This is a predicted structure of a 73-nucleotide RNA (transfer RNA) from a Micrococcales bacterium. Rfam family: tRNA. Rfam classes the family as a transfer RNA. From the family's description: Transfer RNA (tRNA) molecules are approximately 80 nucleotides in length. The sequence was found in a public genome assembly. Model confidence (mean pLDDT): 80 of 100.

RNA sequence: AGGUCUCAAGCACAACUGGUGGUGCACCGGUCUCUUACGCCGGGGGUAGCGGGUUCGAGGCCCGCGGGACCUA
Repeated sequence: AGGUCUCAAGCACAACUGGUGGUGCACCGGUCUCUUACGCCGGGGGUAGCGGGUUCGAGGCCCGCGGGACCUA
């Protein structure tokens, strides 16, 4: 320098063809316990890397930029 894949909540990941973004852990509160932990109940948190485009409508399609992984030189 070129190519392929990838980027979603603090972390790991769902969302089957474009139609109001969810789960687990973590976090917060409660319950239980002498206390902690475990268990159980409830709760908050995501302009989806950034910017455009297509569309009535984009997490999902297209383009550019940026980050990461791998391959080629």